Predicted 3D model of a 72-nucleotide RNA (transfer RNA) from Corymbia citriodora subsp. variegata. Its Rfam family is "tRNA". Rfam classes the family as a transfer RNA. Lineage of the source: Eukaryota > eudicotyledons > Pentapetalae > Eucalypteae > Corymbia citriodora. Model confidence (mean pLDDT): 84 of 100.
[in-house]
């Protein structure tokens, strides 16, 4: 440079057109003498940006950012 792949909650991944979700982490309660472990409930998302495309886009197209492999 040129080819590809990623990018969604603190963290790690899911969801491939039709209300954005799970585990672990945080916080509140049950349990216990206490505390781990176990249940239960709740915060926490302009889905990387900018635009097309459609009734509707996380998902389809394109630029651009940033990461990762690969040729060279």
């Nucleotide at each position: 440079g040129c080819u590809u792949a990623a990018a969604u909650a603190g963290c790690u991944c899911a969801g491939u057109g039709g209300c954005a979700g799970a585990g672990c982490a945080u916080u509140g309660g049950a349990c216990u003498g206490a505390a781990a472990a176990u249940c239960c409930a709740a915060g926490g998302g302009u889905c990387g940006u900018u635009g097309g495309u459609u009734c509707a886009a996380u998902c389809c197209c394109a630029g651009c950012u940033u990461u990762a492999a690969g040729c060279a």